This is a predicted structure of a 349-nucleotide part of an RNA (small-subunit ribosomal RNA, central domain) from Neodangemannia microcystis. The gene name in the source record is rrs. The coordinates come from a structure-prediction model, not an experiment, and the mean pLDDT is 87. Its Rfam family is "Bacterial small subunit ribosomal RNA".

Context: one part of a larger RNA
RNA sequence: UUGGGCGUAAAGAGUCUGUAGGCGGUUUUCCAAGUCAAGUGUCAAAGAUCAGGGCUUAACCCUGGAGCGGCAGUUGAAACUAGGAAACUUGAGUAUGGUAGGGGUAAAGGGAAUUCCUGGCGUAACGGUGAAAUGUGUAGAUUUCAGGAGGAACACCGAUAGCGAAAGCACUUUACUGGUCCAAAACUGACGCUGAGAGACCAAGGCUAGAGUAGCCAAUAGGAUUAGAUACCCUAGUAGUUCUAGCAGUAAACGCUGGAUACUAAGUAUUGGUAUAUAAUAUAUAUCAGUAUUGAAGCUAACGCGUUAAGUAUCCCGCCUGGGGAGUACGCUCGCAAGGGUGAAACUC
Numbered sequence: 001u002u003g004g005g006c007g008u009a010a011a012g013a014g015u016c017u018g019u020a021g022g023c024g025g026u027u028u029u030c031c032a033a034g035u036c037a038a039g040u041g042u043c044a045a046a047g048a049u050c051a052g053g054g055c056u057u058a059a060c061c062c063u064g065g066a067g068c069g070g071c072a073g074u075u076g077a078a079a080c081u082a083g084g085a086a087a088c089u090u091g092a093g094u095a096u097g098g099u100a101g102g103g104g105u106a107a108a109g110g111g112a113a114u115u116c117c118u119g120g121c122g123u124a125a126c127g128g129u130g131a132a133a134u135g136u137g138u139a140g141a142u143u144u145c146a147g148g149a150g151g152a153a154c155a156c157c158g159a160u161a162g163c164g165a166a167a168g169c170a171c172u173u174u175a176c177u178g179g180u181c182c183a184a185a186a187c188u189g190a191c192g193c194u195g196a197g198a199g200a201c202c203a204a205g206g207c208u209a210g211a212g213u214a215g216c217c218a219a220u221a222g223g224a225u226u227a228g229a230u231a232c233c234c235u236a237g238u239a240g241u242u243c244u245a246g247c248a249g250u251a252a253a254c255g256c257u258g259g260a261u262a263c264u265a266a267g268u269a270u271u272g273g274u275a276u277a278u279a280a281u282a283u284a285u286a287u288c289a290g291u292a293u294u295g296a297a298g299c300u301a302a303c304g305c306g307u308u309a310a311g312u313a314u315c316c317c318g319c320c321u322g323g324g325g326a327g328u329a330c331g332c333u334c335g336c337a338a339g340g341g342u343g344a345a346a347c348u349c
Base pairs, nucleotide, nucleotide: 004320005319006318007303008302012317014201015200016199017198021194022193023192025088026087027086028085029084030083033081034080035077036076037075038074040072041071042070043069049065050064051063052062053061054060091191092188093187094186096183097182098181103177104176105175106174107173108172109171110154115149116148117147118146119145120144125136126135162169163168206247207246208245209244210243211242215241216240220236221235222234223233258316259315260314261313262312263311266294267293268292269291270290271289272288273287274286275285276284277283298305299304322349323348324347331342332341333340334339
């Protein structure tokens, strides 16, 4: 390569934007590159094949014939694909009128709690555990009241809810700002889908420089436990956790399920719109867009999935090919480093 696959057996890139490429809506017309038909030339002989014939037969030898197919001209066909021209509005987008939202960035403000400091009250304990001890405390702690400082996080509402491409996003207000959804159908007229390379974003932890440090807390120290205890438990506690500017680029980055489009039973709950009915909040019905749950058909090895498909189909991309060796070695490349990306083989079962 072929074939088969990728929820859980190996396998969907963490997510998006987008280049090349691949694929692509409806109608008319032209063309004839792909496509199809006919016919011509050619594809040496031998061999193979078919029909005859000659050696007593066979092997062997001789004569004659034919098909499929390849390539190149010629003559045609015009449904489909490609290409040219013209048009359309359903896909896509723009404009208009609205809605919801922890979407993002920045600034300002708020209260509860922990800790610390100052002062008052007050006296012998506090703290901690399975039990203790280290530790704190008569230099007045713990407790309680008042005042102050500072940092981090935002109870209730809160949800099976919402928003975001994913990572993720929650006290309140303001400013700036991205996207979705609905209605109607004014405008453009296929402008679309996917996307190798490439680029952007990317939790926690880590790194560099500066600031900050209340609580928590790797490392570390001490107390216990234990045969030991480099642990689990306790008392302390530094990096870190926070902010600013950069780097890094990985996660069980998970729905372990790539994106897009179309079709295929229903029921229930809920979020955001719209329309109709009703005097009306409500409610009911219909419809669009989400989020859950039960489930027909179908699928699946089973579990289960089931209009948010793992069903039925099409297009594009990524990836897999027994376990270990190994996400290792070597090389290249990125990084300050830690390391990241790419990624084998021998050998062995």